[in-house]
Context: one part of a larger RNA
């Protein structure tokens, strides 16, 4: 080196119990009635996980269900169950200690107190209930200080903390790009803080601009256009058009009525109710009970949270350990989706199609009642949101970097109007002409997201993949923040090898099981590296 036979080893193949991505619905919050997250307990025996809480793998009621059953878990013992268990659903009970943690303290799961009560209860001991803070409201009490107020106490109600993403506001980088770098970009991104909801925010024109339109939001287009820009890198609209959805309203004031307060006793302020809201209104005159409804009360369908029933071959035969396979002959089909069964089953099992079902809880289409909700004419008088609009200076946001720079429910400082014959806008500014009516508020749907539930899908993965994840955020590492694994497969069924032999045992040889043990628990398949034995050849 070759050949043969073994060992070791785990690739590969096949598989899937677990993941990944998405779709359609639902649900979109939990918490002082003590959450999320935990500690410690809890079973006849019990280390881990799961469940539960000193009533502790459970208790009660109601409904379903109908033969087994005391979780994963396979063992022994002792039990439970047709007087209906186990199991499933709904509603209750219990729910130690920590934790916002709330009587006080504290090095979380511990220590300790006061008041009232209970235990035959004076003391000691044990147990039960209450006792935190802040805000609002009400009551009581009450200083310096006379009235009063501050303060104190009591009661009621609320808040506090947690949560995956989505949302609003405040705050807010740098790497990077510009082939360096400073304006610029990255980016109002990441990060931090606060807050809310099932969505949030926006929203019924002091709009837009074309003699047009008519709240907001979202999508497509307009358009990589107009524009911005060390005119570099790059940034980047809007109107309009097409769709989704569609919904509009309430106040302040004028005026009226009834009260109240102050003092100057006829004025001012103020409360409540009516009135009224931009087709302006009040006011004066006339007329009228219709239309709609997002509020409140009552009722309530579908649907959801257990389930019921569900057609048709125990067909013959061949092979085989085993038939669902082959051959032959039948049958069902609103069911030939899928899974299981000793190989590949429409007719064996679970199911599937079509249909049915709720004592209890959820749900809230719709319905009823109440409440709320319109007009016409006139044009004398009155009303129509002030430290506001606007201006200067300095900033920010607008696609728009100060530019010719308008615009903003914008911000800081300083000035500071008008009153409908008013005021704002139409991208400096002026004129004209049109449009609108600021300085109060509410508003569903179309939109965003998915920790969670149900049903389903995949030219997604198949154990170095797919989640980091099989009793995994575990073992282990780190003072800590934090980092973070490995690890699947006997067989159809344990039938998991009685008994004998060697050995101290491990292990092995027989026997037996099995289709197979070269499937023997380090168990499917079993490549290579590496090791050994035998043999041939070469040096």
């Nucleotide at each position: 080196c070759g050949u043969a036979g073994g060992g070791u080893g785990a690739a590969u193949g096949c598989c899937u119990a677990g993941g990944c991505a998405c779709u359609a619905a639902g649900a979109g919050c939990c918490g002082a009635a003590g959450a999320a997250a935990g500690a410690c307990g809890u079973a006849a025996u019990a280390a881990g996980c799961u469940g539960c809480g000193a009533a502790a793998a459970g208790c009660c009621a109601u409904g379903g269900g109908g033969a087994u059953u005391g979780g994963c878990a396979a063992a022994u013992a002792c039990g439970a169950a047709a007087u209906g268990a186990u199991c499933c659903a709904u509603g209750g009970a219990u729910a130690u200690c920590u934790g916002a943690a709330u009587g006080g303290g504290g090095a979380a799961a511990c220590c300790u107190a006061c008041a009232a009560g209970u235990g035959a209860g004076a003391a000691c001991c044990a147990c039960u209930u209450g006792u935190a803070u802040c805000a609002u409201u009400a009551g009581a009490u009450g200083a310096a200080u006379a009235a009063a107020u501050a303060g104190u106490c009591u009661a009621a109600u609320g808040a506090a903390g947690g949560g995956a993403a989505c949302c609003u506001g405040c705050u807010g980088a740098a790497c990077u790009g510009a082939a360096a770098c400073a304006u610029c970009u990255a980016a109002g991104u990441a990060g931090g803080c606060a807050g809310a909801g099932g969505a949030a925010g926006a929203g019924a024109a002091a709009g837009a601009a074309a003699a047009u339109c008519g709240a907001u939001u979202c999508c497509g287009u307009c358009a990589g256009u107009a524009g911005a820009g060390g005119c570099g890198a790059u940034c980047g609209a809007a109107a309009g058009c097409g769709g989704a959805a569609g919904a509009g309203c309430c106040u302040a004031a004028a005026c009226c009525a009834a009260g109240g307060u102050g003092c100057g006793u006829g004025c001012a302020c103020u409360u409540u109710g009516g009135g009224g809201u931009u087709u302006g209104g009040a006011c004066u005159a006339c007329a009228a009970u219709g239309u709609g409804u997002a509020g409140c009360u009552u009722u309530a369908a579908a649907u959801c949270u257990a389930g019921u029933a569900g057609a048709a071959g125990a067909u013959g035969u061949a092979u085989g350990g085993a038939a669902a396979u082959g051959c032959a002959c039948a049958c069902c089909a609103a069911a030939g989706a899928g899974g299981g069964u000793g190989a590949u089953a429409g007719u064996c099992c679970c199911g599937u199609a079509a249909a049915c079902g709720a004592a209890a809880g959820a749900g809230g289409a719709g319905a009823a009642g109440c409440g709320c909700u319109a007009g016409u004419a006139g044009g004398a008088u009155c009303c129509a949101g002030a430290g506001u609009a606007c201006c200067a200076c300095g900033a920010g946001a607008c696609a728009c970097g100060a530019g010719g720079a308008a615009u903003c429910g914008u911000c800081g400082u300083g000035g500071g109007a008008a009153u409908g014959a008013g005021c704002g806008g139409a991208g400096a500014c002026c004129a004209c002409u049109c449009c609108g009516u600021a300085a109060g508020g509410c508003u569903a749907a179309a939109u965003a997201c998915u920790a969670c539930u149900u049903a389903g899908u995949g030219a997604c993965c198949g154990a170095u993949a797919g989640a980091g994840a099989u009793a995994a955020g575990u073992a282990c590492u780190g003072u800590g923040a934090a980092g973070g694994a490995a690890a699947g497969g006997u067989u159809a069924a344990a039938a998991g090898a009685a008994c004998c032999c060697c050995g101290g045992g491990a292990g092995g040889g027989g026997a037996g099981u099995g289709a197979a043990a070269g499937a023997g628990a380090u168990c499917c398949u079993a490549a290579a590296a590496c090791c050994c034995u035998a043999u041939g050849u070469u040096u």

The prediction has a mean pLDDT of 84. Predicted 3D model of a 539-nucleotide part of an RNA (large-subunit ribosomal RNA, domain I) from a Lachnospiraceae bacterium.